[in-house]
RNA sequence: UCGGGGGUAGCUCAGCGGCAGAGCAAUUGGCUGUUAACCAAUGGGUCGAGGGUUCGAAUCCCUCCCCCCGAG
Numbered sequence: 001u002c003g004g005g006g007g008u009a010g011c012u013c014a015g016c017g018g019c020a021g022a023g024c025a026a027u028u029g030g031c032u033g034u035u036a037a038c039c040a041a042u043g044g045g046u047c048g049a050g051g052g053u054u055c056g057a058a059u060c061c062c063u064c065c066c067c068c069c070g071a072g
Stems, first nucleotide, its partner, number of pairs: 001071007010024004018055001026042005048064005
């Protein structure tokens, strides 16, 4: 430099045009002699950045940044 994959909650990831989600973690409550476990509830998001297409973009297109793999 070229090709491919990826970037979404604190972590691991799903969602591939129409309400942003799950598990774990956190917080609060229940249970328990206490802790753990278990049960319930709650909070937490600039969807890497900018622009474009569209009635509508995490999703499609362009440019850029970062990570991984491969080629040279």